C1' cells in the first nucleotide's frame, strides 16, 4: 500500500411513524433499524426523480385576457442508501 476477520474500540441509520420546510422530488430534527467499510464529504459525468418558473398545444369562463383548467416538453431543483469520479479518514487477523 492492497485487502477486509464471526476482531476489538467506536460509527452511521433504510422502511415506518412524529414534527417541520419545500410546488413537488425532497431536505432537516426526533422515534426507529433495513441494512452500510466509507451508508465519511463534494450534484463534477452519467442514470433517476420532480416541474415551481418558462415554452408548445386543447378545453372553460358569452367574447377577451396580464383569468382558470387539462396535456406535452424543459432543472435552472432533487437522490452521495444508483453507477462513476474527486477529496479525506478508524481498526489490523489472513493474504
Nucleotide at each position: 500500500a492492497c485487502c477486509g476477520a464471526u476482531a476489538a474500540a467506536g460509527g452511521c441509520a433504510a422502511a415506518u411513524c412524529u414534527g417541520u420546510c419545500g410546488a413537488a422530488a425532497g431536505g432537516c430534527a426526533g422515534a426507529g433499524a433495513c441494512g452500510c467499510a466509507a451508508a465519511g464529504c463534494c450534484g463534477c459525468g452519467g442514470a433517476u426523480c420532480u416541474a415551481a418558473g418558462g415554452c408548445g398545444g386543447g378545453g372553460a369562463c358569452g367574447c377577451c385576457g396580464c383569468u382558470u383548467u387539462c396535456c406535452g416538453c424543459u432543472a435552472u431543483g432533487a437522490u452521495g442508501g444508483c453507477c462513476g469520479g474527486g477529496c479525506c479518514a478508524c481498526c489490523g487477523a489472513a493474504g
Record summary:
Model confidence (mean pLDDT): 88 of 100. This is a predicted structure of a 95-nucleotide RNA (c-di-GMP-I-GGC riboswitch aptamer) from a Candidatus Fermentithermobacillaceae bacterium. Taxonomically the source falls in Candidatus Fermentithermobacillaceae (Bacteria, Bacillati, Candidatus Fermentithermobacillia, Candidatus Fermentithermobacillales). The sequence was found by an Rfam model in a public genome assembly.